[in-house]
Molecule: transfer RNA
Organism: Candidatus Bathyarchaeota archaeon
């Protein structure tokens, strides 16, 4: 300096190709249950790395940037 992947909730992640209500888990709040806790069970808050561009509609598809992984030289 160049090519490739990757960036979603406090934490791992699916969903992206093939655009149309952001989903699971764990945590975390609160209920029921219980002698007490734990542990089931139910409910709740909580998210798209920054701009822009395309469309009615953008996590998605294009650019640009920024961060992080790996190659190549």
């Nucleotide at each position: 300096g160049c090519c490739g992947c990757c960036g979603u909730a406090a934490c791992g992640u699916a969903g992206c190709c093939u655009g149309g209500u952001a989903g699971c888990g764990u945590a975390c709040g609160g209920g029921c249950c219980u002698g007490u806790g734990g542990a089931g069970c139910c409910c709740g808050g909580a998210g798209g790395a920054g701009g822009g561009g395309u469309u009615c509609a953008a996590a998605u598809c294009c650019c640009c940037u920024c961060g992080g992984c790996g190659g190549c030289c």